The RNA shown here (SAM riboswitch aptamer (S box leader)) has 117 nucleotides and comes from Lentibacillus populi. The coordinates come from a structure-prediction model, not an experiment, and the mean pLDDT is 81.
RNA sequence: CUCUUAUCAAGAGUGGUGGAGGGAAUAGGCCCUGUGAAGCCCGGCAACCAUCAGACUGGACAUCAGAUCUGAAAGGUGCUACAUCCUACAGGUCAAUUACGAUCUGGAAGAUAAGAG
Numbered sequence: 001c002u003c004u005u006a007u008c009a010a011g012a013g014u015g016g017u018g019g020a021g022g023g024a025a026u027a028g029g030c031c032c033u034g035u036g037a038a039g040c041c042c043g044g045c046a047a048c049c050a051u052c053a054g055a056c057u058g059g060a061c062a063u064c065a066g067a068u069c070u071g072a073a074a075g076g077u078g079c080u081a082c083a084u085c086c087u088a089c090a091g092g093u094c095a096a097u098u099a100c101g102a103u104c105u106g107g108a109a110g111a112u113a114a115g116a117g
Base pairs, nucleotide, nucleotide: 001117002116003115004114005113006112007111008110013042015041016040017039021032022031023030026088027087028086029085043080044079045078047077048076049075051072052071053070054069055068056066057065058064084109089106090105091104092103093102094101
């Protein structure tokens, strides 16, 4: 970098440093920001993987095995304004009948984790 699977409306700062941008891409919006952006450090959160314990199933039993669930802890990543900030593509319903709107579902794209190449 590519592919597969799963999840993405919850959670998390009155800190230090830094000094102008940021919220993925393209477009249209909207929002945050010298009352201090991004980045870095510290703190925190607990999504995935791993660890521990319990429940469940199988087994005659076990310190065994298995997928699922719950809890603990915070090891590996990650995250730490606004739903992935909203929309774009398709479909359903309601409304309207030049047009415009609301809502729901799915897809595409993106992010994160694990596995594979």